[in-house]
Context: one part of a larger RNA
């Protein structure tokens, strides 16, 4: 890993609520005692408990044996009665001067079994790290006593001592001896430094190899002791105290405690959630509402939807009458101090500023004079739903309180599959069909089974239907990813403007004179710079648009003739395309292909869901049934309901060596848990019915044992 086998809502006590029953203004006994039977049972026990009355802190004081009304179910042919029920008066008490206002008040409760919850207990298994107490522990380790034991060999050459020398002395110095040192080299012995080397299911839960360090010392070993868990020992690393020490190990307290994690075992039917509000040292939690399920009362309404009417509002858009921002021109007053202009100077005059009027252009969450759609309140009608019980009320079990996508409106944020809000839809808890695949999109909400018809999106193959009809546009493989920008690509609409008296474009010609206009300048001759910027002859011809020269020349333009021939030219607007366009294996319109099999307009058939429609069956709701519903049907958390298997008990009824149960296969039935049945082994017990009792259901927990 695979397989058996084990493995998680118990069980006591209190209790509220529901169900069955007894008895009933009561009801029940408890410990006990008695007396049978044999482990039950019958009398006794009235102590004591709940209930019969409340009100008030006390003192105290103390309630309808039903007076009215409407009304269900019943009942009655009808008129109506009218149990439960509502509303009305009455009555009690506490509070107050009263007036009012709390609480009760026209009688059902108590035992006893079952069951859902609550509370105390280990409280549904399983799981810390921890605390507390009390032992064992220094054969490993730290330290330290006590008695011992080890440390080749070499080197160095302190003090001391001799002796020579030398000095006035103190005392230097030379040679020798001498052998001192937490000296130097280096084996045993000690470490363990580096390779971050071998090796890492190892030879080893720390070992091997080479290299390293000390190696007479604070040196190393050995045998004996001492010190113990908030303690010890620590040349101090929170090291170390028997292979894991920020407080040893063992046992008990103990099933500690986890608001946390992970597990909780047959089966069908119904009905169905939340991921929000408020608090809480609260944000992984929980409490109370919110949404649910179940039952009970009651009894006729109830409203999501659509059209209308009524009221209500200040939001989109819009505007600039307010509040604020904000363009231009005017007109008007004002104008200490700025600028400029005139004057000797007073001072005027202009401009700028400022206020205010007009005229014109803009803008707003915290602007609005005017103003929608939607909204929401309410009426009325129509639709749904509704005695097969609608709205309401009460009881009594729950989950959830981590939410998430889309569109549309906000806020923050350069954004984001971003956050915090709001409205609707969807996931969640929705399954088929589309969307190549893809929780949310888009089409539909799902019993069983058969045949049809449609949605959504599709029809050239992959692949179920058209190579489908009519007209465009597109040439970029756009289609099949994107912005400002740019685009004499192409189609398409409006404009204005020249044009057979000849446009544009191209080809030829001409482009003159006065005159090198004046000034200036060394020089300015169309062409450095200032000023005019005329006139003549002409088709036409500029006191010059450019290149060029020092300055001239020279060469283009503009202008004008001729050739040439039908359109041109310039803004604008609209489709469909180009360009803008970069990403990390090797490449995607799904794919192959397509020029439509692409797009835009229009139209016709057809595929195409569990959706609609027909037929049969089984459920669900009601009903005693027959049968009715112009028919109900997803479903996580979770409620309720009916059921099936195991194991024993009690009572009744079967089966069984002519073969019990098991086991192994086979059939056959049921909506499911499962049931029956043949055959085969097997060799002795087993099963229906109805009732009760439960250590009653496995795949999971990194479960826990056996085995392979």
């Nucleotide at each position: 890993g695979a397989c058996g086998g084990g493995g998680a809502g118990u069980u006591u006590g209190u209790u509220u609520c529901u169900g069955u029953g007894g008895c009933g203004a009561g009801c029940a006994u408890a410990a006990c005692u008695g007396c049978u039977u044999a482990c039950g049972g019958c009398a006794g026990g009235c102590a004591u408990g709940c209930g019969u009355a409340g009100c008030g802190a006390a003192a105290g004081c103390g309630a309808a044996a039903u007076g009215u009304g409407c009304g269900u179910a019943g009942c009655g042919c009808a008129a109506g009665u009218c149990u439960g029920g509502c509303a009305c008066u009455g009555g009690g008490u506490c509070u107050g001067a009263a007036a009012g206002g709390g609480c009760c008040u026209g009688c059902a409760g108590u035992c006893a079994c079952a069951g859902c919850g609550a509370c105390a207990a280990g409280a549904c298994c399983a799981g810390a790290a921890a605390g507390c107490a009390c032992u064992u522990g220094a054969u490993c380790u730290a330290a330290c006593c006590c008695c011992a034991a080890u440390c080749a060999g070499g080197a160095u050459g302190a003090a001391g001592c001799g002796u020579a020398g030398c000095g006035a002395a103190a005392g230097c110095u030379g040679c020798g001896u001498g052998g001192a040192g937490g000296u130097c080299c280096g084996a045993a012995c000690u470490a363990g430094u580096a390779c971050u080397g071998a090796g890492c299911u190892g030879c080893a839960a720390a070992u091997c190899g080479u290299u390293u360090a000390g190696a007479u010392g604070a040196a190393u070993u050995g045998g004996g002791g001492u010190u113990a868990g908030g303690g010890g020992u620590g040349a101090a690393a929170a090291g170390c105290c028997a292979a894991a020490c920020g407080a040893a190990c063992g046992u008990g307290c103990u099933g500690a405690u986890a608001g946390c994690u992970g597990g909780u075992u047959c089966c069908u039917u119904c009905c169905a959630a939340a991921a929000u509000g408020u608090g809480c040292c609260u944000u992984a939690g929980u409490a109370c509402a919110g949404c649910u399920c179940u039952g009970u009362c009651u009894g006729a309404g109830a409203u999501a939807g659509u059209u209308a009417g009524u009221a209500g509002g200040g939001u989109a858009a819009a505007g600039c009458a307010c509040u604020g921002a904000u363009u231009g021109g005017g007109g008007a007053g004002u104008c200490a101090a700025g600028g400029g202009a005139a004057g000797a100077a007073a001072u005027u005059c202009c401009c700028a500023g400022c206020u205010u009027c007009c005229c014109u252009g803009u803008c707003a969450a915290a602007c609005u004079a005017a103003u929608a759609a939607u909204c929401u309140a309410u009426u009325a009608a129509c639709g749904u739903c509704u005695g097969a019980g609608a709205a309401g009320a009460c009881a009594g079990g729950a989950g959830u309180g981590a939410g998430a996508a889309u569109a549309c409106c906000g806020g923050g944020g350069u954004a984001a599959g971003c956050u915090c809000g709001g409205u609707a839809u969807u996931c969640g808890a929705a399954a088929a069909g589309g969307g190549a695949a893809c929780a949310a999109c888009c089409u539909u909400g799902c019993c069983u089974g058969a045949g049809g018809u449609u949605a959504a999106g599709g029809u050239c193959c992959c692949c179920a239907a058209u190579g489908c009809u009519u007209g465009a546009c597109u040439a970029a493989u756009u289609c099949a990813u994107a912005a400002a920008g740019u685009u004499u690509g192409u189609u398409u609409c409006g404009a204005u403007c020249c044009c057979a008296a000849g446009a544009c474009a191209g080809g030829a010609g001409g482009g003159g004179c006065g005159u090198a206009g004046g000034c200036u300048c060394a020089g300015a001759a169309g062409u450095a710079g200032c000023c005019a910027u005329c006139g003549c002859a002409u088709a036409a011809u500029c006191a010059a648009c450019g290149u060029g020269u020092a300055a001239u020349a020279a060469c283009g333009g503009a202008c004008c003739u001729c050739u040439c021939u039908a359109g041109g030219a310039u803004c604008g607007g609209a489709g469909c395309g180009g360009c803008g366009a970069a990403a990390a294996u090797g490449g995607a319109c799904g794919g192959g292909a397509g020029u439509a099999a692409g797009u835009c307009a229009a139209g016709a058939a057809c595929c195409g869901a569990u959706a609609c429609c027909u037929c049969a069956g089984a459920u669900u709701g009601c009903g005693a049934a027959a049968g009715c519903a112009a028919u109900a049907g997803u479903g996580u958390a979770g409620g309720a309901a009916g059921g099936c298997a195991u194991u024993c008990u009690g009572c009744u009824u079967g089966g069984a060596u002519a073969g019990a149960a098991g086991c192994a296969u086979c059939u056959g039935c049921u909506u499911g848990a499962g049931c029956a049945g043949g055959u085969g082994u097997g060799g002795a017990c087993c099963g229906g019915g109805c009732a009760g009792a439960a250590u009653a259901g496995a795949a999971a927990a990194u479960c826990c044992c056996g085995c392979c």
Large-subunit ribosomal RNA, domain II from a Candidatus Aenigmatarchaeota archaeon, 708 nucleotides, folded computationally.
NCBI's taxonomy places the organism under Archaea, Nanobdellati, Candidatus Aenigmatarchaeota.
Its Rfam family is "Archaeal large subunit ribosomal RNA". Clan: LSU clan.
The RNAcentral record of the full RNA draws on ENA.
The prediction has a mean pLDDT of 84.